[in-house]
Context: one part of a larger RNA
Molecule: small-subunit ribosomal RNA, 5' domain
Organism: Candidatus Nomurabacteria bacterium
RNA sequence: GGAUGAACGCUGGCGGCGUAGAUAAGGCAUGCAAGUCGAACGGACCUUGUCCUUUGGAUCGAUAAAGUAGAGUGGAGUAGCAAUACAAAACGAAGCGAUAUUUUGAAGAAGGACGCUGGUUAGUGGCGAACGAGGUAGUAAUAUAUAGGUAUGUCCCCCCGAGUCGUGAAUAACGCACCGAAAGGUGUGCUAAUACACGAUAGUCCUUCCGAGGUAAAGUUUUUCGCUCGGGGAACAGCCUGUACGAUAUCAGCUAGUUGGUACGGUAAUGGCGUACCAAGGCUAUGACGUCUAGGGGAGGUGAGAGCCUGACCCCCACCGAUGGGACUGAGACACGGCCCAUACACCUACGGGUGGCUGCAGUCGAGAAUGUUCCACAAUGGACGAAAGUCUGAUGGAGUGACGCCGCGUGAUUGAUGAAGUGGUUCGCCACGUAAAGAUCUUUUAUGAGGGAAGAAGUAUAUUGACGGUACCUCAUGAAUAAGGGGUUGCUAAACUCGUGCCAGCAGCAGCGGUAAUACGAGUGCCCCGAGCGUUAUCC
Numbered sequence: 001g002g003a004u005g006a007a008c009g010c011u012g013g014c015g016g017c018g019u020a021g022a023u024a025a026g027g028c029a030u031g032c033a034a035g036u037c038g039a040a041c042g043g044a045c046c047u048u049g050u051c052c053u054u055u056g057g058a059u060c061g062a063u064a065a066a067g068u069a070g071a072g073u074g075g076a077g078u079a080g081c082a083a084u085a086c087a088a089a090a091c092g093a094a095g096c097g098a099u100a101u102u103u104u105g106a107a108g109a110a111g112g113a114c115g116c117u118g119g120u121u122a123g124u125g126g127c128g129a130a131c132g133a134g135g136u137a138g139u140a141a142u143a144u145a146u147a148g149g150u151a152u153g154u155c156c157c158c159c160c161g162a163g164u165c166g167u168g169a170a171u172a173a174c175g176c177a178c179c180g181a182a183a184g185g186u187g188u189g190c191u192a193a194u195a196c197a198c199g200a201u202a203g204u205c206c207u208u209c210c211g212a213g214g215u216a217a218a219g220u221u222u223u224u225c226g227c228u229c230g231g232g233g234a235a236c237a238g239c240c241u242g243u244a245c246g247a248u249a250u251c252a253g254c255u256a257g258u259u260g261g262u263a264c265g266g267u268a269a270u271g272g273c274g275u276a277c278c279a280a281g282g283c284u285a286u287g288a289c290g291u292c293u294a295g296g297g298g299a300g301g302u303g304a305g306a307g308c309c310u311g312a313c314c315c316c317c318a319c320c321g322a323u324g325g326g327a328c329u330g331a332g333a334c335a336c337g338g339c340c341c342a343u344a345c346a347c348c349u350a351c352g353g354g355u356g357g358c359u360g361c362a363g364u365c366g367a368g369a370a371u372g373u374u375c376c377a378c379a380a381u382g383g384a385c386g387a388a389a390g391u392c393u394g395a396u397g398g399a400g401u402g403a404c405g406c407c408g409c410g411u412g413a414u415u416g417a418u419g420a421a422g423u424g425g426u427u428c429g430c431c432a433c434g435u436a437a438a439g440a441u442c443u444u445u446u447a448u449g450a451g452g453g454a455a456g457a458a459g460u461a462u463a464u465u466g467a468c469g470g471u472a473c474c475u476c477a478u479g480a481a482u483a484a485g486g487g488g489u490u491g492c493u494a495a496a497c498u499c500g501u502g503c504c505a506g507c508a509g510c511a512g513c514g515g516u517a518a519u520a521c522g523a524g525u526g527c528c529c530c531g532a533g534c535g536u537u538a539u540c541c
Base pairs, nucleotide, nucleotide: 001541002540003539004538006537007536008535009534010533013409014408015407016406017405018404019402020401026365027364028363030362031361032360035127036126037125040124041123043121044120045119046118049114050113051112052111053110054109055108061102062101063100064099067096068095072091073090077086078085079084134320135319136318144244145243146242147241148240149239150238152237153236154235157233158232159231160230161229162228163227164226165199166198167197168196174189175188176187177186178185179184205214206213207212219225246292247291248290253283254282255281258280259279260278261277262276263275264274265273295317296316297315298314299310300309301308302307322343323342324341325340326339345356346355347354348353373399375398376397377396381395382393383392384391385390412442413441414440415439422433423432424431425430447478448477449476450475451474452473456468485530486529487528488527489526490511491510492509496525497524498523499522500521506513507512
């Protein structure tokens, strides 16, 4: 001088991009981080349509009816000279009519059946959960890097060939009965499937003593989508070998499944991988064995290079999932948010018994010099499932916090000499701060307000779909308006004077400074360096 996942001190305007638990792999409240498929299946519930049963009684019609009513017929009688007028009794149609009997049977209510309806879904079943996400405890070689090898496997995907026939027994859900504080569980009865089982058939498949023997399937539909067997591919994975890859000899000898062979077993596969028998080997100063330390690499820092140091973020590989073991399922695990056992810790309890695992995202306590929000969204990219619509996704995309880092921008520009006032110095003449300020003329990056306003969006086309976000960006308005400090000043090392102090107080990276004229301590005024930073500490070159 450069560098850092930094911390501390003083100071602090903005933006972009990065980055942020290095210590206790210490303990964790709470929420979320892995689901999905009804186009595999039987149910349950809701919805909708039709039909049936029961109820219900709107409404329509008929008959009767106490009575009411009185068109009309009628003409006693009265008036008149008469025509005529008035008119009692009697007969009497239609109408109204409480109520009674009977017929029709709408709306509504309850129950049941059917299925072209549609939806939701606990359970059975399929796929996923072995990816993605996190951490570096262990591991000095069962790791990693690199160069080779083969005795092997493969869900999903692609290509080719062949097939997809017949039958059966259960079981969850559910119903009933019951136990338990809970977590949960028991008995009994019923039922379905792409769940399970049996049979048939099959070959370019498997075994083989070459005669022969053996093993498969699942439906659904309008097509699609599937299922089984065999061959090939792609991409992964397993195993083996050479070389390279820390410290230590104050670790010098280590090893009995040990080294090799035969046979058998085991595995997808080779092999002491395991067992039995046989032989006595194998490693080692070119460092075995032991102990300490440590994830490895791509890379990062520095350096002219050689080299030295490091292994944060990002990518690849390995390993781990409270600690120690174990297997099950599965194409794949000996499985972070699966199971079993043991241990420690913690929690609930009715004391009989149960439950848990943040080294996922946030968050909390602790220890520490020290490291963030219990945020938004699946709009994009990617993943799981699904025929699809879509659902899920703390992966991811974003926002928030921290000058932690890098980069960019700003804190005004031009003019302005009575060289103002003030402060410091002074040889008392003056000199410095200093065009600096004031004043004048401008500008508006930034700030604030208003208006407009994206790309990221793609899925045959059209249409629809944006968390970020009314964000970036554009235009206008206001007004120098909102914005400078830190360290140094004896030499190394850029930059000096005055006062105070008097080997005191103090400084200090080294040399060193301070004991009465301190350019080295403290202050002031100048000056130097860097600048939203500047110094200090730690570590590396």